[in-house]
């Protein structure tokens, strides 16, 4: 120095529920709040999952062009004990 790994230190992020707001919904954003997280940084063009305004349909239902990265995956990165 690199790869794996995750002790310490410094710091970082923020689940649920609540309030506000945007949205048809899923969900997003802001506030506040901490269940947890060593990538809980970034990527939705791989798999998976959620939703169905619109479209198709007599109806049931189907479909992402809408979402989820805190499901897997890809990618970049701080610190340095064993």
């Nucleotide at each position: 120095a690199c790869u794996a790994c995750g002790a310490a230190a410094g710091g970082g992020c923020a689940a649920a529920g609540c309030c506000g707001u945007c949205g048809a919904a899923a969900g997003g954003c802001g506030g506040g709040g901490a269940c947890g997280c060593a990538a809980a940084g970034c990527c939705a063009a791989g798999g998976g999952c959620c939703u169905a305004a619109a479209c198709u349909u007599g109806a049931c239902a189907g479909u992402a062009u809408g979402g989820c990265a805190g499901c897997c995956g890809g990618u970049u990165a701080c610190c340095g004990a064993a």
Model confidence (mean pLDDT): 90 of 100.
Predicted 3D model of an 82-nucleotide RNA (c-di-GMP-I riboswitch aptamer) from a Clostridia bacterium.
Lineage of the source: Bacteria > Bacillati > Bacillota > Clostridia.
It was read from a public genome assembly, where an Rfam model found it.